[in-house]
Context: one part of a larger RNA
RNA sequence: AUCUCUCUAAGGAACUCGGCAAACUGACCCCGUAUGUUAGCUAUAAGGGGUGCCUCGCAAGAGGCCACAGAUAAGAGUGUCAACCGACUGUUUAGCAAAAACACAGCUCUCUGCUAAGUCGCAAGACGACGUAUAGGGAGUGACUCGUGACCAAUGCGGAAAGGUGAAAGCGUGAGGUGCAAGCUUCGCGUCUAAGCCCCCGUGAAUGUCGGCCGUAACUAUAACGGUCCUAAGGUAGCGAAAUUCCUUGUCGGGUAAGUUCCGACCCGCACGAAUCGUGUAACGAGUUGACGACUGUCUCGGAGAGAGGCUCG
Numbered sequence: 001a002u003c004u005c006u007c008u009a010a011g012g013a014a015c016u017c018g019g020c021a022a023a024c025u026g027a028c029c030c031c032g033u034a035u036g037u038u039a040g041c042u043a044u045a046a047g048g049g050g051u052g053c054c055u056c057g058c059a060a061g062a063g064g065c066c067a068c069a070g071a072u073a074a075g076a077g078u079g080u081c082a083a084c085c086g087a088c089u090g091u092u093u094a095g096c097a098a099a100a101a102c103a104c105a106g107c108u109c110u111c112u113g114c115u116a117a118g119u120c121g122c123a124a125g126a127c128g129a130c131g132u133a134u135a136g137g138g139a140g141u142g143a144c145u146c147g148u149g150a151c152c153a154a155u156g157c158g159g160a161a162a163g164g165u166g167a168a169a170g171c172g173u174g175a176g177g178u179g180c181a182a183g184c185u186u187c188g189c190g191u192c193u194a195a196g197c198c199c200c201c202g203u204g205a206a207u208g209u210c211g212g213c214c215g216u217a218a219c220u221a222u223a224a225c226g227g228u229c230c231u232a233a234g235g236u237a238g239c240g241a242a243a244u245u246c247c248u249u250g251u252c253g254g255g256u257a258a259g260u261u262c263c264g265a266c267c268c269g270c271a272c273g274a275a276u277c278g279u280g281u282a283a284c285g286a287g288u289u290g291a292c293g294a295c296u297g298u299c300u301c302g303g304a305g306a307g308a309g310g311c312u313c314g
Stems, first nucleotide, its partner, number of pairs: 002308007010300002014298001019295001027051005036041001038143001052065005066070001078293007085285002090102002106141007118127003144280001146278002149210003154207002156203004163198003170191009211229005238272001239269001250266005
C1' cells in the first nucleotide's frame, strides 16, 4: 500500500454528474399533529415527553438507591416542501435495464342468433361452452374529475337499386378446313352474365388530415375588422420554452451572496392538442428532477486504531 471495520479537533456537502457511500432516525407508552382529499386517507405526518431497581401501599401514589448512560447489548422509520410520469396492488429483459415499459379495473367501437363468431386440424373431431348478446371473440384507450371540436377529398369498412364495365359456359349467327353425308374441327360476330371495379350513399373512441398572402384604430405598437387565393376541412376546449422549444442559459418573477438545473408566469407552439386520448387529480412509487432541516471523514485534509492478508508448512 490492499481488504473489512472502529474512532476522529474545528467546520458540516465546501465533495461530486448527483449527498454516491456513510452517518442521523429507530422499540414501547403518553401528549400532539398542518395542508390536501375521491372523506377512505394523508398520519408513526411534523413536533414533544417518559422508560432501571428497592421499600410502603389494594391501587393511586409517596419515599429511597446506583450508573456517564435504565428500549443500557443485538435487532427495529431520516424528515419536510415542490414538480414530472404512471391512478393504484401487481408484471418484465433467468445472466448489465424494474422503469415513465406491460398488465389492470373502468370506457368505447366492432363481430357473433347458436351446427354462433373466432381458433386448431387434411379430416374426424376439439376449444369457444355443457356457455347463449348482462354471453363469447377482436381492436383501441387505461382508476377517477371535467371534457372529447372540424373534415368522408384519399385509404379502409358498411349499404344498396338502376346504369356502365365484366370471364367461362349457354344461346343465336357468319366464314374456313375436311368428308358423299351425318359429323368433326378452326376462326369470328352478336346476345346473355356472377363477384369485383366504376358510379351513389353512409361511417372518425376507422387509417388519417386539421392553410397562405396583403391591408387596417387620432404617438408608437398591435390588429377586434376588411380583401384575396387555395382546400375535404383549415387546430375548437384545454395546455404550452413542456419527457415536446431549434434559435435558447428566450423574457419576467421566486429561491441562492452567486442558479445552463428547479418552481411560477408570458406565448413568438422550429415541430402540443383532444380515447396513437386533452386537462386536472387525493392515494401509491427500490421511478425522474429541484429545494430545505437533521446528520455525517463525501470533503477542507488528513490522522489514530482493530482484524484479515503477506512468509513457511499442510

About this RNA:
RNAcentral holds the full RNA, with entries from ENA. The part of an RNA shown here (large-subunit ribosomal RNA, domain IV) has 314 nucleotides and comes from an Opitutaceae bacterium.